[in-house]
Order: sequence, then C1' cells, then structure tokens
RNA sequence: GGAGUCGGCCAGACGAUCGCUAUGCACCGUGUCUUUGAUACGGGGCGUGGAGGAAAGUCCGGGCUCCAUAGGGCAGGGUGCCAGGUAACGCCUGGGGGGCGCGAGCCCACGGAAAGUGCAGCAGAAAGGAAACCGCCUUUCUUUACAAGACCGCUCAAGGCUGUUUGCUCAGCUCGACGUGGCUUAUGAGGAGGGUAAGGGUGAAAAGGUGCGGUAAGAGCGCACCGCGUGGCUGGUAACAGGCGCGGCGAUGGUAAACCCCACCUGGAGCAAGACCAAAUAGGAAUCCGUUUGCUGCGGCCCGCAGUGGAUUCGGGUAGGUCGCUAGAGGCCAGCGGUGACGCUGGUCCCAGAUGAAUGAUCGUUCUCGACAGAACCCGGCUUAUCGGCCGACUCCUCUU
RNA sequence: GCGGGUGUAGUUCAAAGGCAGAACGGCAGCUUCCCAAGCUGCAUAUGGGAGUUCGAUUCUCCUCACCCGCUCCA
Repeated sequence: GGAGUCGGCCAGACGAUCGCUAUGCACCGUGUCUUUGAUACGGGGCGUGGAGGAAAGUCCGGGCUCCAUAGGGCAGGGUGCCAGGUAACGCCUGGGGGGCGCGAGCCCACGGAAAGUGCAGCAGAAAGGAAACCGCCUUUCUUUACAAGACCGCUCAAGGCUGUUUGCUCAGCUCGACGUGGCUUAUGAGGAGGGUAAGGGUGAAAAGGUGCGGUAAGAGCGCACCGCGUGGCUGGUAACAGGCGCGGCGAUGGUAAACCCCACCUGGAGCAAGACCAAAUAGGAAUCCGUUUGCUGCGGCCCGCAGUGGAUUCGGGUAGGUCGCUAGAGGCCAGCGGUGACGCUGGUCCCAGAUGAAUGAUCGUUCUCGACAGAACCCGGCUUAUCGGCCGACUCCUCUU
Repeated sequence: GCGGGUGUAGUUCAAAGGCAGAACGGCAGCUUCCCAAGCUGCAUAUGGGAGUUCGAUUCUCCUCACCCGCUCCA
C1' cells in the first nucleotide's frame, strides 16, 4: 500500500421565526365548597421534555390484568450435542462434533433408524436385508481353422555314415527343415448347468474403503491401515477425546422439517385485558338447545372447583370521562468477581405518554447532500429493511528499512 | 392495537410428497351468405426467497399481498 474478518458507535449540523403536545410556575376567568382559602376546568405568558436502531413483522419469552391462589389426568403443542447465564426463552456465552476458508474467522433443526410401522416414482438384472444384464471363471456338449506339440505315420532337400565305382555314379541307413495326414492340448463360436458383487452399465442410493497377498475367476477369503461395533482404562463436571484389547463386519443402508420412541417444557385469554364514575331504556321479542348424567366460567376430553340457564337473530340505548399509562428485570459512570454471557456494590440522572391521536413548517448558513422507516400497556430476544460515515482489535498478500 | 384465515390458468375450484388438472372464459381453424350454437386444436398458473428430501403445490422457516372478527349497557 492492497484485500479481508470481527466488535462498537453515529443516523446531517447550526441559527432565526411561527406552530403542536405533555408538564412545572405564577396570573386571569368560570363553577363548586366548610368562602382572606381549597379544588376542578379553561385561557394566554415564561421554563422544561418530546420517536427508533429497527418504533416494523407479531416469530418466541416474560411482567401486568381477568378467569379458581391456576388444580389432577389424557390428548395436543413446543424444544432437542454438553455446561453455564437469565425473570424467562426457541435468546445469549463458553465448550464438543461436523462443514467451509491459506488465515483472522464463518455456518450447522446437531437426540434416537442394531423398538415398531410406513415410504422410495422413473431407470435398472436387482431397492431392503436383494439381484447375474454385460463381463470374468469353471463343468459339459456341439463345432472349428489360420495355432502349438519334445507324440505317431508318409514324403523328403542339403549334410553325415556304410557299401559300391579308377572316378563321375549308384544303393542302403541315419538325421530331419518344409509339406501332408492323424492324435492331443489350447483357442474361437454356440447350447446347457454352476461360481463370482472385483469391473461395466442404471440410479439420489447397489450392502465397509484403499493396498498387498490369495484364487479357476473372485470375495474380509487372509493381512496392514482407515472406518464400524464392543469391553474396560485414562483425561474431562459433561458433550466428547485419546490409546489398549476383542470381533472380520450379509452384524448396523437412507428418510423422524413421515408416523413414532426418549428427555424436558407447556392452563386459557389478552390493555378493545381489566377497574371505576356518569348518561340512557322496551332490563324487550323470536327461534333452537337444555332444565341437574344439563349448561356456563373452560380454550379438545374426563375429573375437580365455582355459578345457575345458554346460543343465534331481530329490536332498543349510550357513543362521555377517570384510572390502568409509564421510575423501569431503567440509563450512565466507577470498583470488584467471572475466559465470557452476566452478577454484586457504590454514585449519579429522570429521558414521549397521545386518544381524530402531538413530535411539524418556512427561511438562512454549511458539509461528505442525508437510507430504512415512525410510539399506542411495558420489557428481553429473534428476524426482516437500511444512503453512508467513524473508531478499535485481528488476518493474509506485496513493497521498503 | 389484538386475534384468526387465505394465496394454484383471465375467473371459480381440484390435486395433499412421484408427469399440476376440470369447468367457464381467450385465440385460431372448420361449419354458415353472416352471427349464435356445435366440432377440432392451441396458449396461459402453484405470491416471492431459502431449507429438509433422490424428488415440494404439499413439510419447515423468512417475507409480501389480501380477507374476516374483536367497544360498552341491557
């Protein structure tokens, strides 16, 4: 200098003017009362606060409220390596195992398929504990030439030996290339039977893998290493890891985001929960079910508890207010404990609370020209969306010293 | 705000792990003097993205769109 990984932070800034909402203070107005005062409402004035990292999706968990102080069983649902953190979790932290990356690091719904049931289209010879299509090997039969033979016969060149001739020559024997006939073996082709899962081919998947030996060809058939199972040992809280012995391994293929089994968790509804004040009336009608082995709270069922009619439709009334509502598993800082998530202690701060629903508009200056998006009972997470910028730690490559 | 449900062809619906189909509609052709009806043929889709699986419309997760219900008194 370049490329990258992880963690944290910011989310245009400043000023002026005019507004909106909540609240504190004093003032003014109105109402009420126990009348020099208190309280409620309204008004303008001054001061202060006024969206987010996701306020979102509503996917989990909890608080809170009502239904029994939330009860028992079955069913249903959820979670799923181990340990820890936490109010709790499906979240987080650390570790184990697997995968990716040179690395910093990242990713994983990661219990059980040697309990059972189910599923696997098409292709393929054979698909769950199976199979011989091609290939390889073998037995037997038929057939066969171009092969081979150190076997048998025929023919026979050169050569050798013997005899013969003065010599040329002639005869016999021997050897035997080539040729030829037979026999045997082997091979090729075909038929029948058998062996073989090493190779080809099909498939997502073909019954441990690689190598050497072995074999008619093959094969855990034998051996070594790896894998698998199993027994105990060592280390570790554990998941798990390491090494030793035993077992040749048709035991034990895949699928559980198929049923299922195992372990653990799980009552329901939700702030339109719920509580109170005020106002108003036709406290109504019809249909159906039921009238105590029923119905409702209660959401699938049974038990249990409490209560005693319920459901649907039509009709009627009120469309007001207060509380719940924001001080909280709260924020920031420091110290201590812990690898860490986090916990403890001390100090300090108050930081939206609306209900036709506020958080805005205009102008000016400036810069790197501004993304995704807006509370509605509250928190802890996850997930999704997001222009850009800053800080810290670390990794790899190249160059220079 | 809270709760629940649904997305398959232009429309209404099937298929429920193994080649996505039916009816109506659309287009073209035949028939007719022309239209309608009829006959023949064709095109068109699992809202989007990941995962599990050999294989996903179907199972799981994320996301998008749409629909429905929910105040109080009696």
Annotation: This is a predicted complex of two RNAs, RNase P RNA and transfer RNA, with 475 nucleotides together. It holds a member of the Rfam family "Bacterial RNase P class A". The family's RNA type in Rfam is ribozyme. Its family is annotated with ribonuclease P activity, dimeric ribonuclease P complex and tRNA processing in the Gene Ontology. The coordinates come from a structure-prediction model, not an experiment, and the mean pLDDT is 77.